Predicted 3D model of a 260-nucleotide part of an RNA (large-subunit ribosomal RNA, domain VI) from Methanocalculus sp. AMF5.

Context: one part of a larger RNA
RNA sequence: UGUUCGGAGUCUGAGGGCAAGAAAGAAAUAGUACGAGAGGAACUUUCUUUCGUCGCCUCUGGUGUAUCGGUUGUCCGACAGGGCACUGCCGAGCAGCUACGCGGCAAGAGAUAAAAGCUGAAAGCAUCUAAGCUUGAAACUCAGCCUGAAAAGAGACUCCGUUAUAGGGCUCGGGUAAAAGACCCGGUUGAUAGACCCGGGAUGUACGCACGAAGGUAACGACGUGUUGAGUCCGGCGGGUACUAACGCCCAAAUCCAGG
Numbered sequence: 001u002g003u004u005c006g007g008a009g010u011c012u013g014a015g016g017g018c019a020a021g022a023a024a025g026a027a028a029u030a031g032u033a034c035g036a037g038a039g040g041a042a043c044u045u046u047c048u049u050u051c052g053u054c055g056c057c058u059c060u061g062g063u064g065u066a067u068c069g070g071u072u073g074u075c076c077g078a079c080a081g082g083g084c085a086c087u088g089c090c091g092a093g094c095a096g097c098u099a100c101g102c103g104g105c106a107a108g109a110g111a112u113a114a115a116a117g118c119u120g121a122a123a124g125c126a127u128c129u130a131a132g133c134u135u136g137a138a139a140c141u142c143a144g145c146c147u148g149a150a151a152a153g154a155g156a157c158u159c160c161g162u163u164a165u166a167g168g169g170c171u172c173g174g175g176u177a178a179a180a181g182a183c184c185c186g187g188u189u190g191a192u193a194g195a196c197c198c199g200g201g202a203u204g205u206a207c208g209c210a211c212g213a214a215g216g217u218a219a220c221g222a223c224g225u226g227u228u229g230a231g232u233c234c235g236g237c238g239g240g241u242a243c244u245a246a247c248g249c250c251c252a253a254a255u256c257c258a259g260g
Base pairs, nucleotide, nucleotide: 005161006160007159008158009157010156011155015147016146017145018144021051022050023049024048025047026046027045028044034039052105053104054103055102056101060099061098062097063096067092068091069090070089071088072085073084074083075082076081108142109141110140115135116134117133118132167251168250169249170248172186173185174184175183192245193244194243196240197239198238199237200234201233202232203231208227209226210225211224212223215220
């Protein structure tokens, strides 16, 4: 762009894709069948493991240049608070992302191959085959998952709308999405993001003050205790609350052809 008025939503499924599964072990069967004994199965059922693949982050672990704390050197005159030194180094660590962690990945049906057979003539017998019929594989077709109305035989259903409206786009606030596009949610009839409050969480007990403190004539004094599960932080956690910001603009439907 088309699908012959314009749309929204939900479907159908022609067709296409996948390996989404593969293998092994153990137990029961069973010391059974079988066999003189020695020995010694299987169908089937259950469980487990490994590999492969898809997904997830509750747990376990990793990362975590968010954050919190400790500490060395130096600088800001001292304290406090900081800068720099690979994030200075070290100890922890939310979310996210991850594996070393967790979960899923059937049973079956149909038609067959090799093969095994039944009935059975040609050929009075025999013969699975010539007519006919029964079985039979991880392969095939379904079943499972993904995609799929541009499937020109261009589909179906429901609803809305056609002269100021259904709907859409730009734009704005964003993220279940993301290289750009695209996708998804919201736009005051609003919890979309921020701020704030509460919760939950990380770190681990702040500054200041008071008291104690080995030693010292004294000044002073590492450090300890109390105030104090304090102080700091939440970035990308949850809930609440319109305080701040979601202002606005545009497009848009009976055409073409043929006949009257």